Record summary:
A computed fold for a 351-nucleotide RNA from an Actinomycetes bacterium, annotated as Bacterial RNase P class A. Its mean pLDDT, the model's own confidence on a scale to 100, is 76. Rfam family: Bacterial RNase P class A. It is annotated as a ribozyme. From the family's description: Ribonuclease P (RNase P) is a ubiquitous endoribonuclease, found in archaea, bacteria and eukarya as well as chloroplasts and mitochondria. The model forms 96% of the base pairs in the Rfam consensus.
């Protein structure tokens, strides 16, 4: 010198002019009013979008409903320690899979409760099976019995591998060594797990971001949440020991009153409470903040430097992304023109 990996920072600047919203303050233009004041006009100062404001994929702060509480249904998260208000988030680790490697992903609990699923090809796709061959009897030599599952074919995969015994011919049928499984012991580490050794022929396989099972979390709704005021008005009907009252359920839990009648079962009628259908009204204020809107505010123009690109180079042309707050705050994901900056990997030269 090149080529990657992480990680953080910026993402034009000044100066004038015209316009925009809030708020404050002068003015008086006009219009309202019961003095206070409101509204419009003007002019003056202040102040005004992000690193993701987007996605709406997660936690929560606030509302309201229900609730003495407890099932079920449904959802959610899945290896360890930690932080943290909390999470499905971030640290930091194990192990697993890429990657020469800094690093980077991770759909990371159980398949020996179960059900399922794996096209075709193959004998046979999970303790499954016998085409080809292998051996042994037997024969009419065409063949039929029986025994194998080491060799061969198929397939992503065929019931550990190598080697030696043995055997009618074979197989973990037995040895040895090696993988896997399963388990003791030691020895590190909080743990997840690492190593090390020693028994066991035990080798019946894959998938759960398929269904399931185990743990551990989890009331609903949502700022179009809710609060005050105004405005508008009518009916009809259920129920009130039955059905009704948070969201699906279910246990549990709350739930009338007073007149009159009476055959005493019980009925009428007012009010009250809780539904269910039609019919009417629907404006403001406020929840709401050092922006604080509510068809929703920062923009046009001129002028200069600058980042950065070009070319015919003391100059000229070009030029600066992704994009706009809507109750607030923590994170996740996405999109980004250009510039900058630290740390680590490889690879080539050189001293």
């Nucleotide at each position: 010198c090149g080529a990657g990996u992480c990680a953080g920072c910026u993402g034009g600047g000044u100066g004038g002019u015209c316009g925009c919203a809030a708020c404050g303050u002068c003015g008086u233009u006009c219009g309202c009013u019961u003095u206070g004041g409101c509204g419009u006009c003007g002019g003056c100062g202040u102040u005004g979008a992000g690193g993701a404001a987007g996605g709406u994929c997660g936690g929560g702060g606030c509302u309201c409903c229900a609730c003495a509480g407890g099932g079920c249904a449904g959802g959610g998260u899945g290896c360890u320690g930690g932080c943290u208000a909390a999470c499905g988030g971030c640290c930091a680790g194990u192990c697993g899979a890429g990657g020469u490697g800094a690093c980077u992903c991770g759909c990371a609990g159980g398949a020996a409760a179960g059900u399922g699923c794996a096209a075709c090809a193959g004998a046979a796709a999970g303790u499954a099976g016998a085409c080809c061959g292998c051996c042994g009897a037997u024969c009419u030599c065409g063949g039929u019995c029986g025994g194998u599952a080491a060799g061969g074919g198929u397939g992503a995969a065929a019931c550990g591998g190598u080697g030696c015994g043995g055997u009618a011919a074979g197989a973990g049928c037995g040895c040895a060594c090696c993988a896997g499984c399963g388990u003791g012991u030691u020895g590190g580490g909080u743990g997840a797990c690492c190593a090390a050794u020693g028994c066991g022929g035990c080798u019946c396989g894959g998938u759960a971001a398929a269904c399931c099972c185990c743990a551990c979390c989890c009331g609903g709704a949502g700022c179009a949440a809710g609060g005050u005021c105004a405005a508008g008005u009518u009916g009809a009907g259920a129920u009130a020991u039955a059905g009704a009252g948070c969201g699906g359920c279910c246990c549990g839990u709350u739930c009338g009153u007073g007149u009159c009648g009476u055959u005493c079962g019980c009925g009428a009628c007012a009010c009250u409470a809780u539904c269910u259908c039609a019919g009417g009204u629907g404006g403001a204020c406020u929840g709401c903040g050092u922006a604080g809107a509510u068809g929703g505010a920062u923009g046009g123009c001129c002028a200069c430097c600058c980042a950065g690109g070009u070319c015919a180079a003391u100059g000229a042309c070009u030029g600066g992304a992704c994009a706009g707050a809507a109750c607030c705050c923590c994170g996740c994901c996405u999109a980004u023109a250009g510039g900058c900056u630290g740390a680590c990997u490889c690879g080539g030269g050189u001293c």